[in-house]
Context: one part of a larger RNA
C1' cells in the first nucleotide's frame, strides 16, 4: 500500500449516476394481515408474541397393574399438548442454517426462451383472436429425377402470415401498389394456316389467337393512407356555427409533455428547507391512435423509474484486528 474476512463510539444515505457494496430481517409455533382483485389470489402482506432448563398441575391418545363390577376407583409406564412459577447465560433457531419491508408508474399477461465466451430485456415464445391457401394423387416443402415430409393424417385437419392472456373495443378511405373475380370489345409472341419470296431456305405481309394488360367490380386483422384559409354569440378570451379551397377519405373512441413533444427545466397541484426527479391533471399532439391493435388491467418479473420505513463505515472521517501478497532489511 493491496486483497480478503472481522468490530467500530455519534450521525443515519448527508456518499453516489443510482442505497453499488455492506447492514438489517431469518427457523419453527401462536394471534393478526389492508387498497385491489379475473374471488384463485394479493398474503410469509404489514405488524405483534413465543423458543433453553427444573418443579408443580392439566387435556387428548396409546397401553398395564390393583380394588372387584362400576359408562367406577386408586397407582403406572408411553406419546403428544397445555397452564402456572423458579432457575441459568450478554444472548435459548445462542454454532450452522435462515426472506429486509411498504408504497407508487411504466413495459411485458403469465410460467417459459435468447445474443456458448461484454446484453436476460421491455426483445422471442406463448394460450388466445384474426385473414389466407387446401377436398387429398390436398395445399406447403425437399429432390435433376426415382421418391421422400406434411401422413399411415383428412377442414374440430395441415400449411403461411398477422396480432398477443384477460375486459371495453378495433372508426373513415379500394384513388395508388398488391390479391381475387369478371370480361361485350382493344391490345397481345412464336407456332400452324393462306399470299408473296427463294432453286431450296431465309425473309416480308395476314387472318386466327394463351397469358398478361386495357377495361369493369370486390377487397384494409391486404401494403399502406387519414386537409388547409377565412369569420362569427352584447368586455374579453374562446368558437356551438357559417363561406371557401380540396381529397380516395380527410384521425373517431379512447390516450397524450408519453419508452413518443423540438421549444422543454411547458404550466398547475402533491411530494422536498430545497427537486432538470416522481405523481395526479391540463393538451391544434414537432411526428400519438385503434389487430404495424387502441385503452386498461389482477397475479407475475435477477425488466426501468420515484418515494417511505427499518438498516447500516456508503458517507462525515477515520481507527484497529486476523490471515496473506507485493515490497524493504537481512
Nucleotide at each position: 500500500u493491496c486483497g480478503u474476512g472481522g468490530u467500530u463510539a455519534g450521525u443515519g444515505a448527508a456518499a453516489u449516476c443510482g442505497g453499488c457494496a455492506a447492514a438489517u430481517u431469518g427457523g419453527c409455533c401462536c394471534c393478526g394481515u389492508a387498497a385491489c382483485u379475473u374471488u384463485g389470489g394479493a398474503a410469509g402482506a404489514a405488524g405483534g408474541g413465543g423458543u433453553c432448563u427444573c418443579a408443580g398441575c392439566g387435556g387428548u391418545c396409546g397401553u398395564g397393574a390393583g380394588c372387584c363390577u362400576g359408562a367406577g376407583c386408586u397407582c403406572g409406564c408411553g406419546a403428544u399438548u397445555g397452564c402456572u412459577g423458579g432457575g441459568u447465560g450478554c444472548a435459548a433457531u445462542a454454532a450452522c442454517u435462515a426472506g429486509g419491508g411498504g408504497g407508487g408508474u411504466c413495459c411485458g399477461a403469465c410460467u417459459g426462451u435468447u445474443u456458448a465466451a461484454u446484453a436476460a430485456a421491455a426483445a422471442c415464445a406463448u394460450a388466445a383472436c384474426u385473414g389466407g391457401c387446401u377436398g387429398c394423387a390436398a395445399c406447403a416443402c425437399c429432390g435433376a429425377a426415382a421418391g421422400g415430409u406434411u401422413u399411415a393424417g383428412u377442414a374440430u385437419a395441415g400449411c403461411c402470415g398477422g396480432u398477443g392472456a384477460c375486459a371495453c373495443c378495433u372508426g373513415c378511405c379500394c384513388a395508388g401498389u398488391g390479391c381475387g373475380a369478371g370480361u361485350a370489345u382493344c391490345u397481345g409472341a412464336a407456332u400452324c394456316c393462306c399470299g408473296g419470296g427463294u432453286u431450296a431456305a431465309a425473309c416480308c405481309g395476314g387472318u386466327c389467337c394463351a397469358a398478361g394488360g386495357a377495361c369493369u367490380c370486390g377487397u384494409a386483422a391486404a401494403c399502406g393512407g387519414c386537409g388547409g384559409g377565412c369569420c362569427u354569440a352584447a368586455c374579453c378570451u374562446u368558437g356551438a356555427g357559417g363561406c371557401u379551397c380540396u381529397u380516395a377519405a380527410g384521425g373517431u373512441a379512447g390516450c397524450g409533455u408519453g419508452a413518443u413533444g423540438c421549444c422543454u427545466u411547458g404550466u398547475c397541484a402533491u411530494u422536498u428547507a430545497a427537486a432538470u426527479g416522481a405523481u395526479g391533471a391540463c393538451g391544434u399532439g414537432u411526428c400519438c391512435g385503434a389487430g404495424u391493435g387502441g385503452u386498461g388491467u389482477a397475479a407475475c418479473g435477477a425488466g426501468a423509474c420515484c418515494c417511505c420505513c427499518g438498516c447500516u463505515g456508503u458517507a462525515c472521517c477515520a481507527a484497529c484486528c486476523a490471515c496473506g501478497a507485493a515490497c524493504c532489511c537481512u

Large-subunit ribosomal RNA, domain IV from an archaeon, 330 nucleotides, folded computationally. The coordinates come from a structure-prediction model, not an experiment, and the mean pLDDT is 85. RNAcentral holds the full RNA, with entries from ENA.